[in-house]
Context: one part of a larger RNA
RNA sequence: CGUCGGAGAUCUGAGGGAAGCUGUCCUCAGUACGAGAGGACCGGGAUGGACCUGCCGCUGGUGCACCAGUUAUCAUGCCAAUGGUAUAGCUGGGUAGCCAAGCAGGGAACGGAUAAGAGCUGAAAGCAUCUAAGCUCGAAGUCGCCCGAAAGACGAGGCACCUCAGGGGACUCGUAAAAGACGAGUUUGAUAGACAGCGGGUGUAAGGACCGAGGUUCGCCGAGGUCUUCAGCCCAGCUGCACUAA
Repeated sequence: CGUCGGAGAUCUGAGGGAAGCUGUCCUCAGUACGAGAGGACCGGGAUGGACCUGCCGCUGGUGCACCAGUUAUCAUGCCAAUGGUAUAGCUGGGUAGCCAAGCAGGGAACGGAUAAGAGCUGAAAGCAUCUAAGCUCGAAGUCGCCCGAAAGACGAGGCACCUCAGGGGACUCGUAAAAGACGAGUUUGAUAGACAGCGGGUGUAAGGACCGAGGUUCGCCGAGGUCUUCAGCCCAGCUGCACUAA
């Protein structure tokens, strides 16, 4: 831009796409079969492999948000307490998110027409014959069914209802994202932040009190430990709440 007014919501599905795999075990049954050795079809059940899709409750990985320990050095005048730099300085953990090695699901079943093949009826050809007319079956193949996108399907589709409008935004955002777009919100408001609670991470802060190996110039110094303290610090999660910004 079109779809023959515009807009919101909703559906159909032409034509395409994806998928399509398979082992072992149990049972039937040591049955049918077979002299024996051996050893089934059909049907039912269980459990795997590879592949595909989705998810993060569990097990874990990552986690330059976070917490703790620690070395060297510099700084905040000094002590203490902190901060900077050294690969994120190094080390130990780790929420959300993302992820697999973790979890869940899938291939099926069923139907149509068939191939090779198996048949029925049956003449040509008084018989016979699956075939010539006709008919029934018969594959991981084929077409459906299942999955998801899909009306620019220019053949531009359909139904019902409402309405005269509506659309956009640089604003707050994320279930979305290269820009656009998409989605949520915009005070008739929980969209983001703050705050509070919950749920989590780290692992017991600072200060103070006591104990204290050892050293000592006999004045004290003192690593470390215990208590205060399941502390302190922190959170991407959940909920509440209009305080801030829409």